[in-house]
RNA sequence: CUAAUGGUUGGCUAGGGUUCCGAUUCACUUGUUGAGUGCUGGUCCGAGAGCUGACGACCUCCAAGAGGUUACACGGCGGGAUAAAAGCCCGGGAGAU
Numbered sequence: 001c002u003a004a005u006g007g008u009u010g011g012c013u014a015g016g017g018u019u020c021c022g023a024u025u026c027a028c029u030u031g032u033u034g035a036g037u038g039c040u041g042g043u044c045c046g047a048g049a050g051c052u053g054a055c056g057a058c059c060u061c062c063a064a065g066a067g068g069u070u071a072c073a074c075g076g077c078g079g080g081a082u083a084a085a086a087g088c089c090c091g092g093g094a095g096a097u
Base pairs, nucleotide, nucleotide: 007055008054009053010052011051012050015045016044020042021041022039023037024036025035026034027033028031056070057069058068059067060066061065072092074095078090079089080088
């Protein structure tokens, strides 16, 4: 200086905000009312580099199924979606090693 590769999907978690519910503050028209506050709550979003299941791929064997492998992985700024935000998506990207 250059090249290659890292499959799909379910459940969940770290994390995330505020549509809805709940909480809480205020108002007056006292109502399942309106406005505000993200609130250690529920719903909700949620990881390539988190956990776990299934499938797929590859290898081995007594060919029926069983066993095994699927490694490693530092990372912005900015932009995008949704009500909104994020470890979501752009993205195993730029860059670094």
Guanidine-I riboswitch aptamer from a Methylophilaceae bacterium, 97 nucleotides, folded computationally. Model confidence (mean pLDDT): 78 of 100. Its Rfam family is "Guanidine-I riboswitch aptamer". About the family: This family represents a conserved RNA structure found upstream of the ykkC and yxkD genes in Bacillus subtilis and related genes in other bacteria. The sequence was found by an Rfam model in a public genome assembly.